Model confidence (mean pLDDT): 80 of 100. The RNA shown here (transfer RNA) has 74 nucleotides and comes from a Minisyncoccales bacterium. Taxonomically the source falls in Minisyncoccales (Bacteria, Bacillati, Minisyncoccota, Minisyncoccia).

RNA sequence: GGGCGUAUAGCUCAGUUGGCCAGAGCGCAUGCAUGACACGCAUGAGGUCUCCCGUUCAAGUCGGGAUACGCCCA
Numbered sequence: 001g002g003g004c005g006u007a008u009a010g011c012u013c014a015g016u017u018g019g020c021c022a023g024a025g026c027g028c029a030u031g032c033a034u035g036a037c038a039c040g041c042a043u044g045a046g047g048u049c050u051c052c053c054g055u056u057c058a059a060g061u062c063g064g065g066a067u068a069c070g071c072c073c074a
Stems, first nucleotide, its partner, number of pairs: 001073007010026004019057001028044005050066005
């Protein structure tokens, strides 16, 4: 220098053919329960979907570019 892959909640990830509210598990907070803790149950908070531009009535999703990380080639 070239090619490919990944980037979504604190962590690990899902998200179909663009659509109605962006989700799960773990973690966290509160409550119940317990002598107390753990487990369990209920409720809740938590998101610039890496960034910029474009297409569209509408973008996590499509197109272009950038950045970071990983793999391969030279």
Annotation: Rfam family: tRNA. By type it is a transfer RNA.